[in-house]
Context: one part of a larger RNA
RNA sequence: CGUAGGAGACUUGCGGGGAUGGUUCCCUAGUACGAGAGGACCGGGAACCACGGACCUCUAGUGUACCGGUUGUGCCGCCAGGCGCAGCGCCGGGUAGCUAUGUUCGGAAAGGAUAAGCGCUGAAUGCAUAUAAGCGCGAAGCCCACCCCAAGAUGAGGUCUCCCGGAGCAAUCCCUAAAGACCCCUCGGAGACUACGAGGUUGAUAGGCCGGAAGUGCAAGCGUGGCAACACGCUCAGCUGACCGGUACUAAUCGGUCGUGAGG
Numbered sequence: 001c002g003u004a005g006g007a008g009a010c011u012u013g014c015g016g017g018g019a020u021g022g023u024u025c026c027c028u029a030g031u032a033c034g035a036g037a038g039g040a041c042c043g044g045g046a047a048c049c050a051c052g053g054a055c056c057u058c059u060a061g062u063g064u065a066c067c068g069g070u071u072g073u074g075c076c077g078c079c080a081g082g083c084g085c086a087g088c089g090c091c092g093g094g095u096a097g098c099u100a101u102g103u104u105c106g107g108a109a110a111g112g113a114u115a116a117g118c119g120c121u122g123a124a125u126g127c128a129u130a131u132a133a134g135c136g137c138g139a140a141g142c143c144c145a146c147c148c149c150a151a152g153a154u155g156a157g158g159u160c161u162c163c164c165g166g167a168g169c170a171a172u173c174c175c176u177a178a179a180g181a182c183c184c185c186u187c188g189g190a191g192a193c194u195a196c197g198a199g200g201u202u203g204a205u206a207g208g209c210c211g212g213a214a215g216u217g218c219a220a221g222c223g224u225g226g227c228a229a230c231a232c233g234c235u236c237a238g239c240u241g242a243c244c245g246g247u248a249c250u251a252a253u254c255g256g257u258c259g260u261g262a263g264g
Stems, first nucleotide, its partner, number of pairs: 001152001005163007015149004021049007033038001051106005059100004066093005071086006111143002117137004164263001165174003175261001180258004184200005205251003208247005214240003221234005
């Protein structure tokens, strides 16, 4: 820009993309078959491998703004308690998120037309012949079926809902600015930007605060014991990023722009 008014939702699916894998064991059955050795079709069941999708309950990793331990050094006057630097100084753990080695799911079934192949009926050719007319069966392959995208499918589809004027012959004038969208702002399981999604006081969108979960592992201070290092008690303490809730304390203020007027 188009999709012959504008707008908000929800859709149909032309067409396109993805996927389509394999092994072993058990039953049928030591049956059919075979002198024996051996050993099935058909049908049913169970595991596993590879590959792929999703996810984080479990297991495991990471987790540089969480907690603890600890070395050297500098500083806060000293002690105590802390902070800076040393690869996060080093070390032990670890929430969310992100992950695989973890969990879960998938390739199933059905249908249609066929290939090789196997047939029915059947003449030409009184027989025969699956073929000449006609009719069947028959593949991990083809179409469909499964998952995803999809109306710029210009062949531009469909459904529902919402919104918008008077005068004049006309040029034009007067009135009006809808539904809705955006700018801007607070953000996100969304993200390079954009887009997408949640919100903007008729508000829980983010921060703060409160409660909880979870992680560290028992703070500071004081007391008791010990020459001391230290131990014990108050203390399952103290501290705490992302998690789950709650709460207008802070910030989403006030505003502006686009979009018209019933559409051969």